[in-house]
Record summary:
Model confidence (mean pLDDT): 83 of 100. Predicted 3D model of a 1522-nucleotide RNA (small-subunit ribosomal RNA) from a mouse gut metagenome. Its Rfam family is "Bacterial small subunit ribosomal RNA". The sequence is in RNAcentral, with records from SILVA.

RNA sequence: AGAGUUUGAUCCUGGCUCGGGAUGAACGCUAGCGACAGGCUUAACACAUGCAAGUCGAGGGGCAGCGGAGGCGAGAGCUUGCUCUCGCCUGCCGGCGACCGGCGCACGGGUGAGUAACACGUAUGCAACCUGCCCCCUGCAGGAGGAUAACCGGGAGAAAUCCCGACUAAUACUGCAUAACACCCUGGGGCCACAUGGCUUCGGGGUCAAAGGAAGCAAUUCCGGCAGGGGAUGGGCAUGCGGCGCAUUAGCCAGUUGGCGGGGUAACGGCCCACCAAAGCGACGAUGCGUAGGGGUUCUGAGAGGAAGGUCCCCCACAUUGGUACUGAGACACGGACCAAACUCCUACGGGAGGCAGCAGUGAGGAAUAUUGGUCAAUGGGCGCAAGCCUGAACCAGCCAAGUCGCGUGAGGGAUGACGGUCCUAUGGAUUGUAAACCUCUUUUGUCGGGGAGCAAGGCCCGCCACGUGUGGCGGGAAGGAGAGAAAUACCCGAAGAAAAAGCAUCGGCUAACUCCGUGCCAGCAGCCGCGGUAAUACGGAGGAUGCGAGCGUUAUCCGGAUUUAUUGGGUUUAAAGGGUGCGUAGGCGGAAGGUUAAGUCAGCGGUCAAAUGUCGGUGCUCAACACCGGCCUGCCGUUGAAACUGGUCUUCUUGAGUGAGCGAGAAGUAUGCGGAAUGCGUGGUGUAGCGGUGAAAUGCAUAGAUAUCACGCAGAACUCCGAUUGCGAAGGCAGCAUACCGGCGCUCAACUGACGCUGAGGCACGAAAGCGUGGGGAUCGAACAGGAUUAGAUACCCUGGUAGUCCACGCAGUAAACGAUGAAUGUUAGCUGUCCGGGACUUCGGUCCUGGGUGGCACAGCGAAAGCGUUAAACAUUCCACCUGGGGAGUACGCCGGCAACGGUGAAACUCAAAGGAAUUGACGGGGGCCCCGCACAAGCGGAGGAACAUGUGGUUUAAUUCGAUGAUACGCGAGGAACCUUACCCGGGCUCAAACGUAACCGGAAUACCGUUGAAAGGCGGUAGUCCUUCGGGACUGGUUACGAGGUGCUGCAUGGUUGUCGUCAGCUCGUGCCGUGAGGUGUCGGCUUAAGUGCCAUAACGAGCGCAACCCCUAUCGACAGUUGCUAACAAGUAGCGUUGAGGACUCUGUCGAGACUGCCGGCGCAAGCUGAGAGGAAGGCGGGGAUGACGUCAAAUCAGCACGGCCCUUACGUCCGGGGCGACACACGUGUUACAAUGGCAGGUACAGCGGGAGGCCAUAUGGCGACAUAGAGCAGAACCCGAAAACCUGUCUCAGUUCGGAUUGGAGUCUGCAACCCGACUCCAUGAAGCUGGAUUCGCUAGUAAUCGCGCAUCAGCCACGGCGCGGUGAAUACGUUCCCGGGCCUUGUACACACCGCCCGUCAAGCCAUGGAAGCCGGGAGUGCACGAAGUGCGUGAGCGAAAGCAGCGCCCUAAGGUAAAACUGGUGACUGGGGCUAAGUCGUAACAAGGUAGCCGUACCGGAAGGUGCGGCUG
Repeated sequence: AGAGUUUGAUCCUGGCUCGGGAUGAACGCUAGCGACAGGCUUAACACAUGCAAGUCGAGGGGCAGCGGAGGCGAGAGCUUGCUCUCGCCUGCCGGCGACCGGCGCACGGGUGAGUAACACGUAUGCAACCUGCCCCCUGCAGGAGGAUAACCGGGAGAAAUCCCGACUAAUACUGCAUAACACCCUGGGGCCACAUGGCUUCGGGGUCAAAGGAAGCAAUUCCGGCAGGGGAUGGGCAUGCGGCGCAUUAGCCAGUUGGCGGGGUAACGGCCCACCAAAGCGACGAUGCGUAGGGGUUCUGAGAGGAAGGUCCCCCACAUUGGUACUGAGACACGGACCAAACUCCUACGGGAGGCAGCAGUGAGGAAUAUUGGUCAAUGGGCGCAAGCCUGAACCAGCCAAGUCGCGUGAGGGAUGACGGUCCUAUGGAUUGUAAACCUCUUUUGUCGGGGAGCAAGGCCCGCCACGUGUGGCGGGAAGGAGAGAAAUACCCGAAGAAAAAGCAUCGGCUAACUCCGUGCCAGCAGCCGCGGUAAUACGGAGGAUGCGAGCGUUAUCCGGAUUUAUUGGGUUUAAAGGGUGCGUAGGCGGAAGGUUAAGUCAGCGGUCAAAUGUCGGUGCUCAACACCGGCCUGCCGUUGAAACUGGUCUUCUUGAGUGAGCGAGAAGUAUGCGGAAUGCGUGGUGUAGCGGUGAAAUGCAUAGAUAUCACGCAGAACUCCGAUUGCGAAGGCAGCAUACCGGCGCUCAACUGACGCUGAGGCACGAAAGCGUGGGGAUCGAACAGGAUUAGAUACCCUGGUAGUCCACGCAGUAAACGAUGAAUGUUAGCUGUCCGGGACUUCGGUCCUGGGUGGCACAGCGAAAGCGUUAAACAUUCCACCUGGGGAGUACGCCGGCAACGGUGAAACUCAAAGGAAUUGACGGGGGCCCCGCACAAGCGGAGGAACAUGUGGUUUAAUUCGAUGAUACGCGAGGAACCUUACCCGGGCUCAAACGUAACCGGAAUACCGUUGAAAGGCGGUAGUCCUUCGGGACUGGUUACGAGGUGCUGCAUGGUUGUCGUCAGCUCGUGCCGUGAGGUGUCGGCUUAAGUGCCAUAACGAGCGCAACCCCUAUCGACAGUUGCUAACAAGUAGCGUUGAGGACUCUGUCGAGACUGCCGGCGCAAGCUGAGAGGAAGGCGGGGAUGACGUCAAAUCAGCACGGCCCUUACGUCCGGGGCGACACACGUGUUACAAUGGCAGGUACAGCGGGAGGCCAUAUGGCGACAUAGAGCAGAACCCGAAAACCUGUCUCAGUUCGGAUUGGAGUCUGCAACCCGACUCCAUGAAGCUGGAUUCGCUAGUAAUCGCGCAUCAGCCACGGCGCGGUGAAUACGUUCCCGGGCCUUGUACACACCGCCCGUCAAGCCAUGGAAGCCGGGAGUGCACGAAGUGCGUGAGCGAAAGCAGCGCCCUAAGGUAAAACUGGUGACUGGGGCUAAGUCGUAACAAGGUAGCCGUACCGGAAGGUGCGGCUG
């Protein structure tokens, strides 16, 4: 210090989450020791038991208990006067229960309920106060009196306790005396202050005191007492400032605010009372509600801040709840009193007792918090002269990893890198890992034994010193006691022995750390993003690793990160955010010069800021934590000074602002009047059949005369042209003409005022359209509504009508995309160019220049996330106001305010999500665009398919099985280039299990091999015969069997893969390097113009080049040449034949084959810058790519194939392997695709007669001959082939048929055959005879083809025994028609545009309805809570009054009054829970209905408003462009 997460990617905005630190913590796993600190955060809930406040006998009376002494009596021992024991007596002594009295109990200790307050903090004040014990000073203490407790006697009661009678003391109580520098009243003087006043002095009058005790023979000393003054300490009161949430709490208050006079208090004061006045507080937040002890400090943070207030210290408040006073120096009193209430306990039922928020402890609550311990040794407190006593304060110990700090669990060596585990590419390697074993060494802590501090100083007694003569300090001493306690202390020494001591979490990214197995959207994980659907580094286990370590994780909470509330330190055009606009109050801010002041500001000094804490320096515990010493510590107050700036005040100024004078422009506003066109209507005329309307129609109007047209009239509304980035206005808004009234603005001049200014919370006013009220008006248009269309529907879009409304007056309403989505004001900062309105100068009269105010465009700097803004800022600065803080819920609910209503203003929460969003980028898409381009894409043509029959493939159905795959284009005569068995993977049945085949090794047997019998459907089983190979004698080849290791699988996954293939598409595209532009994704290049079949080329150009594609190079074909001629050819020569290149011969020709040539817009004309285009051009066999083929860029479709092959993983192993027989893949109501044959005369049939090419051939092609009608058979030559064989058909000629279901068509069926083959039943082809079905040119729709093409005709080949081939692949013969053209359909390319899409339009997405869950609003009511008010009642208690009773009196009882707690009652407000039913909201699986939005989203969308509709929504009016 940052990181993850919105996107395909980017930048930004913005939220969520994480890494850090902390805790009085809790939970899980684990646990060796010590030091220091800590330990009911919940029920201020209830408490058993013990302890926590006593002390003084030197105040007193006393003597129950104890000890001593004395006396008496009894008993025992006996030394006979002693000892012991017991009883009684004596307060005589020590002492002392209870009692009177003094002091203390108001401290110490606990808790945080209440309290938003002078409670706390801080700083002041008290001229308005008190203060026991303590210190200092002054003075005094004379003399009396009456009681009372204890004790004793009696009584009541269960008890607690109480009553009566009698006795008695005091440092208890009460008079009297004395007394002032005290207090009260009063007279005079002086000084001072801060308003009331204070101090002091001289007088007068009045009032109030006291206590004794101890020691001593005594003197005396000590401890006390009273009055007054001073000090110290502690308190009381008042005031300034400071620290909290809600304004959906805006008004509050009746002793309230003040005065006068009283009362009361230590003291001021409405603190209380009577009277008088009507004030007082509040937007600088009163009042109310909620919450809360406050501070020093603690945590966090760089700081500013934020959060907290446990332990320790200070203050406050409280002591079961509420009230009250008493005593006292001090209390309205935790371990005191009284009363009321609740609760608990005792009880003899009549009455009583109690208060752990003291220390322990118990129950309860809770996630959760300790011992019913020891000691007063130290520190401190109370009492006491002291000794001392008391002290759950305190000091110690116990329990708890609950925190911080420290130590340890060993150290060194040790490689065959052991065993074991885990993993892998597995003969082996990696890792665990120097880790272990083993060797050497050490001994902290723990264990055992021994030694052993400090914590004690004091007090008492003696001496010395100082002074203030009994205090302080110092020194010494005897005895005794305390030596307690954690004490078995700390610490030190010794002994044995590596011995007794390691875990927890994590390992996808953030975030350090990775593999295997299991699981299979299951189980589960998760802080966020997200993992898991068969190869999970994310679940569970294991191995390993990483982090921390006596701890480690989790949870909770706080701060940080978060500049995510922004003072430091944010924003508001489009992300959330500028108020619709103006005027203006408070407030904030404010021009120039001078003087003064000193509030702000700055500086010096002083006081305070308790200690602790913090921090810096040091010191002590072995170190550290910890502790101790010293320094510092942002505040507040006072005082002295400074005077620049801000403020106050005074004087002055003119530039801000305003006034004046003179000009000027304008749809600014209000009112009145006038005008023409158009529209509708009315009347009349002309006129006749339609009009109107639409995409097309219909509703509607019209022969009762419409529409059209002419004339006249009426009505209401709006103002054409001018008219424009024009003008005016604060905004909304404003448009015919004229008049009246009125507002604002600009310019020029510089006469006047002299800062009069800017902004503006509340407030007031204005405020489009729609809407509302009342009254008019009503032509047009036109929500609603009606009808007609459209449609699946059409509550819409379109059409015909049409009410409110639209218009006017008055009133209300107060909202809009009220927008420049940009608040107002002032100043500063390059320019260029339009335009509107002024002014000035010059002018050649065209204009030019200067200047001010508006309104536009472009653009520098700068700004901005970018788009963009840019003197009219979104730049740079200043001032003021308004507003924002993730999305949804929601501008909703509740409350309040306003409104006639509609509704407006203000404005949440629960819950839910991890995003929502802005700008820009690349794609994709659009029922967007382009006078762009291409393609048999359309069009123009030719021929088909779709109808029929058959063939074939598919779906479906069926089946034991109908094996599997392919499924829009890109499956369907496809894998299959050939299923009778085989193939074959499927089904039924029968067999086998080292297996049907193969490899290696070992062992056993046998040559190999041939054959036979039997059984069986076969495979197979069982049995038998023949046969004896080679050899170096070890054995080998071959074969059967057994064993071992390898098998086998057309089983699954093409979504784990390789390879191959289809398609876009033979479309012209797809990219890279460097440079440049951009924050970046990315762009540029590749865009633009021309051109091309082409990203083909040329030109232009921040690009320059390059690659994969295109083209070319390759093959076939068209022409020619050269070479070579056999099995090909035959012109010339020769021979021969019935005839024939038959023979000699020839290479001329054809042809075959190899090598070459040729075509390149090369030439010419035209056009063009060029590239190139064009021409019936020339030449040429061929002309502008000559024709055809091969060739398929980056990529797309998780496209196809695990069944061609290969391959990861999974699965089967007497079977999912394998062999065999039979069946099936050939089924058949039906549907589709691809074909064949046809429907006939451009034809059929019969006869005759020609002309190919590619290819194939030995288990073959088969001449020829014979037989058969024929398929074919028999015989048989040639040919492994330019030699032999494989018959071309259409065409042409002749004849016939004459439009018919036919001499068309041939399906189907019957019969008879041929051939292949082990075998043609399921299930072959062919032949002959016979039979002769549908079909007469095919609906919607759809396919192919642009030339040697379509169409048509036959031939060959592969597979193959044969063939279901009409299929596929090739070959040649004959041989057309048409293309104006690119509007439209389909596909594609380029540019551009919009986008809410990116799984990319088969996208995204809205609302109702239905179902489940969740939180929430309303609601008849019901149940609570706290606070207040009224009324009645009213305990204890203070005060007052009375007081016939008591008392000698003081006084008291009693009675009454005022006040008052609790409880009662009444009405209202606030707040919480619950509630039948009800409203919307959120989240859920693949529900239902539609299609609203995103593209022109198919009617552009959105805003406000009104009406309507299942729903999204539709329509009207006005507005916006997003």